Model confidence (mean pLDDT): 76 of 100.
A computed fold for a 426-nucleotide RNA from a Nitrospirota bacterium, annotated as Bacterial RNase P class A.
The model forms 98% of the base pairs in the Rfam consensus.
The sequence was found by an Rfam model in a public genome assembly.
It matches the Rfam family "Bacterial RNase P class A". Rfam classes the family as a ribozyme.
RNA sequence: GAAGUUGCUCAGGUGAUCGCGCUUCGCAGCAUGGCGGAGUGAGGAAAGUCCGAGCUCCGAAGGGCAGGGUGGUCGCUAACGGCGACUGGGGGUGACCCUAAGGAAAGUGCCACAGAAAACAAACCGCCCGCAGCGUCCAAUCGCUUAAACGAGAGGUCGAAGCAGGUAAGUUUGAAACGGUGAGGUAAGAGCUCACCGCUUUGAUGGCGACAUCGGAGGCAUGGUAAACCCCACCCGGAGCAAGACCAAAUAGGAACACAUGUCGUGUCAGGCCGAUUUUUAAAUUGUCCUGGCGCGACGAAGGGCGGCCCGUCCAAGGUGUUCGGGUUAGGUCGCUAGAACCGGAUGGUAACAUCCGGUCCAGAGAAAUGAUCAUCACUCCGGCCUUGCCGGAGAACAGAACUCGGCUUAUGCGUAACUUUGGUC
Numbered sequence: 001g002a003a004g005u006u007g008c009u010c011a012g013g014u015g016a017u018c019g020c021g022c023u024u025c026g027c028a029g030c031a032u033g034g035c036g037g038a039g040u041g042a043g044g045a046a047a048g049u050c051c052g053a054g055c056u057c058c059g060a061a062g063g064g065c066a067g068g069g070u071g072g073u074c075g076c077u078a079a080c081g082g083c084g085a086c087u088g089g090g091g092g093u094g095a096c097c098c099u100a101a102g103g104a105a106a107g108u109g110c111c112a113c114a115g116a117a118a119a120c121a122a123a124c125c126g127c128c129c130g131c132a133g134c135g136u137c138c139a140a141u142c143g144c145u146u147a148a149a150c151g152a153g154a155g156g157u158c159g160a161a162g163c164a165g166g167u168a169a170g171u172u173u174g175a176a177a178c179g180g181u182g183a184g185g186u187a188a189g190a191g192c193u194c195a196c197c198g199c200u201u202u203g204a205u206g207g208c209g210a211c212a213u214c215g216g217a218g219g220c221a222u223g224g225u226a227a228a229c230c231c232c233a234c235c236c237g238g239a240g241c242a243a244g245a246c247c248a249a250a251u252a253g254g255a256a257c258a259c260a261u262g263u264c265g266u267g268u269c270a271g272g273c274c275g276a277u278u279u280u281u282a283a284a285u286u287g288u289c290c291u292g293g294c295g296c297g298a299c300g301a302a303g304g305g306c307g308g309c310c311c312g313u314c315c316a317a318g319g320u321g322u323u324c325g326g327g328u329u330a331g332g333u334c335g336c337u338a339g340a341a342c343c344g345g346a347u348g349g350u351a352a353c354a355u356c357c358g359g360u361c362c363a364g365a366g367a368a369a370u371g372a373u374c375a376u377c378a379c380u381c382c383g384g385c386c387u388u389g390c391c392g393g394a395g396a397a398c399a400g401a402a403c404u405c406g407g408c409u410u411a412u413g414c415g416u417a418a419c420u421u422u423g424g425u426c
Base pairs, nucleotide, nucleotide: 001422002421003420004419005418006417007416008415010413012377013376014375015374016373017372018371020041021040022039023038024037025036026035027034043398047409048408050407051406052405053404054403055240056239057238058237062311063310064309065308067236068235069234070233071232072086073085074084075083076082087101088099089098090097091096102231103230107229108228109225110224111223125170126167127166128165130163131162134159135158137156138155141152142151143150179197180196181195182194183193184192198220199218200217201216202215203214204213205212206211244334245333246332247331254324255323256322257321258320259319262299263298264297265296266295267294268293269292270291271290272289274287275286276285277284278283303315304314305313306312341360342359343358344357345356346355347354348353379395380394381393382392383391384390385389
């Protein structure tokens, strides 16, 4: 000097003039607005609306099923699908980065094409051996012969084909092929045997743990995929500030429909039938039963509410619900900004963070304010020159609170720190 990796700060300053919102004080005023003073006023992401919560309401919010979310270990947090550290796996020369990282021996499904064969998976390429033959070559021996020549020929070598058997080492195909490499062994091969690696199991050491290292034993295995269904572990009411509360005002405290308008026990009163007793023969008393009213106690209907379903529970203990129609209204006030808040320091912790001490108050609009102009300085880039600097020109990103907070994701300008690889020079 070049390339790269990981973080961090800031998001212009100053002055003048003019214009806005809120809070507060004073003056004036009786209107609802004016004048003046003080304080304060849009982000690192305010965006996305992807998660979590605070808060509000749902007739009490419970149990179960279904459904949904998360998925290595240990911590942090109000909580989270977030953050921190570590472990396993993957990528990169490296600094570093990614991880959807429980279970395939509970079950089901899928693995195209190619290939011999893709999971209780294979032999139609190839290698070896055997059988009965074929062909070439060699050939003990026999026949004939003086010999040669000629003929036959047990057996052997080589070759091609057929049948049967062994094999899965080699080759092909593929993302993946019945563990891998090497040696021995075999008819040819194979964990067949051995060494190392891998796998299973067991012990020791270290660690809170996931796990790591070392030792022993065992020839041990017929894959992958759960970002497929599924199984396992843990977690989960719903709706949302257009939530909701209050005030004012107004209307028709309307119309129709559906179901129900109880059950049992007990006490008392009244009435009735029958029986009994008394007596002045028609009344009184009394007993069982029935009907009705009142009271008490127990049970608890249809329907509706509680995200879907069931149980349960509430309305709720005698009435409950559905539909139609009408009024008010985009009325006013609140919710609406002092917070799981922010800043600084100390202690503890590897860190995320926690505790303590001290300090600060930093929008609350309500169709939506937080601004405009001028000057100058600063920043970045370019050019020129009289080069510790000066002059001129250009530029200045993403983007605007709306109940609040903790995260994640996305967009983006200048600067700066550390680290990695590499070129050159001293």